[in-house]
Record summary
The part of an RNA shown here (large-subunit ribosomal RNA, domain I) has 535 nucleotides and comes from a Bacteroidales bacterium. The coordinates come from a structure-prediction model, not an experiment, and the mean pLDDT is 84. Rfam family: Bacterial large subunit ribosomal RNA. Rfam links the family to the GO terms ribosome and structural constituent of ribosome.
Context: one part of a larger RNA
RNA sequence: GGCGUAUGGGGGAUGCCUAGGCUCUUGGAGGCGACGAAGGACGUGGUAAGCUGCGAAAAGCCGUGGGGAUUAGCAAACGUGAAUUGAUCCGCGGAUAUCCGAAUGGGACAACCCGUUAGGUAGAAGACCUAACACACCGGCAACGGUGAGCCAACCCUCUGAACUGAAACAUCUAAGUAGGAGGAGGAAAAGAAAGAAACAUCGAUUUCCAAAGUAGCGGCGAGCGAAAUGGAAAUAGCCCAAACCGGUAUUGUUACGGCAAUAUCGGGGUUGUAGGACUGCGAGGUUUGCGAUGCGACGAAUUGGAACGGCAUGGAAAUGUCGGCCGUAGAGGGUGAAAGCCCCGUACAGGUAAGUUAGCAUCAAGAUAGCAGUAUCCUGAGUAUGGCGGGACACGAGGAAUCCUGUCAGAAUCGGCCGGGACCACCCGGUAAGGCUAAAUACUCCCAAGAGACCGAUAGUGAACCAGUACUGUGAAGGAAAGGUGAAAAGAACCCCGGGAGGGGAGUGAAAAAGAACCUGAAACCAUACGCUU
Numbered sequence: 001g002g003c004g005u006a007u008g009g010g011g012g013a014u015g016c017c018u019a020g021g022c023u024c025u026u027g028g029a030g031g032c033g034a035c036g037a038a039g040g041a042c043g044u045g046g047u048a049a050g051c052u053g054c055g056a057a058a059a060g061c062c063g064u065g066g067g068g069a070u071u072a073g074c075a076a077a078c079g080u081g082a083a084u085u086g087a088u089c090c091g092c093g094g095a096u097a098u099c100c101g102a103a104u105g106g107g108a109c110a111a112c113c114c115g116u117u118a119g120g121u122a123g124a125a126g127a128c129c130u131a132a133c134a135c136a137c138c139g140g141c142a143a144c145g146g147u148g149a150g151c152c153a154a155c156c157c158u159c160u161g162a163a164c165u166g167a168a169a170c171a172u173c174u175a176a177g178u179a180g181g182a183g184g185a186g187g188a189a190a191a192g193a194a195a196g197a198a199a200c201a202u203c204g205a206u207u208u209c210c211a212a213a214g215u216a217g218c219g220g221c222g223a224g225c226g227a228a229a230u231g232g233a234a235a236u237a238g239c240c241c242a243a244a245c246c247g248g249u250a251u252u253g254u255u256a257c258g259g260c261a262a263u264a265u266c267g268g269g270g271u272u273g274u275a276g277g278a279c280u281g282c283g284a285g286g287u288u289u290g291c292g293a294u295g296c297g298a299c300g301a302a303u304u305g306g307a308a309c310g311g312c313a314u315g316g317a318a319a320u321g322u323c324g325g326c327c328g329u330a331g332a333g334g335g336u337g338a339a340a341g342c343c344c345c346g347u348a349c350a351g352g353u354a355a356g357u358u359a360g361c362a363u364c365a366a367g368a369u370a371g372c373a374g375u376a377u378c379c380u381g382a383g384u385a386u387g388g389c390g391g392g393a394c395a396c397g398a399g400g401a402a403u404c405c406u407g408u409c410a411g412a413a414u415c416g417g418c419c420g421g422g423a424c425c426a427c428c429c430g431g432u433a434a435g436g437c438u439a440a441a442u443a444c445u446c447c448c449a450a451g452a453g454a455c456c457g458a459u460a461g462u463g464a465a466c467c468a469g470u471a472c473u474g475u476g477a478a479g480g481a482a483a484g485g486u487g488a489a490a491a492g493a494a495c496c497c498c499g500g501g502a503g504g505g506g507a508g509u510g511a512a513a514a515a516g517a518a519c520c521u522g523a524a525a526c527c528a529u530a531c532g533c534u535u
Stems, first nucleotide, its partner, number of pairs: 001534009015520001016485002020456002022453007029445002031151002039100003042055003046078002050074002061094006070082003105114003115133007135148005155186001156184005166173001170220001196203002207234005217225002238437003241381001245268010273415001275380004279374004288368002292364005297358003303351003309324005325342002327331001333345003386410008396422001417432005472479002492519001495506004
């Protein structure tokens, strides 16, 4: 020096655990904000650095409901208190709520500085207190009143809009109307009551799902893209204007002063394709619906009641074992010194109300709402439909290319009308454009409540189980950790000894201290000591 064995040190794997996560389900909620939000700064405790709470009324104040013995948060100690005259605590409603922040009297390097007016301390200056004072739009002569702004996870609509990539290169194409950017809204949004889909038969707004179907098609016919009818299901709901016509008001023009006309505006009327309406004539008080209010009922916070066990043995401890019982609409689950239906919290079941909500029922009820016949005249959405050119959307890449949108240039018809049925024409069929609204079925989850898991178990699971978006890095945008476990209970080791201390040895506690706070278990690397073998 090597190997082996033993005993330690070192280290923190493994096992067990879970305070935290992850993914869902059901129900709720789907917003907050000039009545100052979200988010912060600074304060606030007897002593108080941090977190939490709160705001100069500052770990709190008032009212009210619950509750019933402790209590002054995490968080001990000292000190001082509070509470059955009901505290602490839980729910609901209110008060207060510094400064910054949309930030809004003006300014500013956020949490600071400086004003004006009125009132006040208070009575000149300075100082301090209270209130008001931004901008835009709308209404209003004005005074003034109303609205807006900003924040927020996804879902939704509109506008704008890539590239990598694929095509085994690449340009049409693809990726993809995706990512990104801008705007807007709601609890959903969008769409929506046929100028439809079809095919000689019909259906009857929209939306979503299953099938049709990877079909018909599109496509450097490459890569790829990719319907619809129809069938089945979910959910169902239909309406209002413009116009004709009638009337009012205002202004203007004109006038023979009686009016007439035009424009603007308001009210009635009216809303459709078997065309309908105006208009003319006739006629009935007979339908349906309903904003909202009240009452009842239901739901609804904290919350209330809620069955049934003892002995012995082992043990530090009984829930274990054993013996004998009991309850069960409760043998879900958690806790308790090991493994508990009957010890504790609960559970099944049953109750209870405030604010509030209400899809249910009843009553009242503003308002809305439908008839018959005639058909001469009038009305039925115009720079529209449509066409040319250029683009875009349609599964459809210009194609035989219908349909939809429109930058540009042209530009109709008026119900004997017009549009569509995939070039175009005819017949036939379907519909009625150029105005608007519309619940449900559908999408999503920052958030609340309850629950679930052939999900994780501390290098996993969120980045974060722990004071984490922290420490730290970066000028900045931004990046971004590590770190859980004594014990049943601190009973956290009085006292003595060595030592400057650290640390250790006794003593004591404990079931255990080889559980001693660097604390459950305590693997390996690595280090040391002893012994054995050996070069």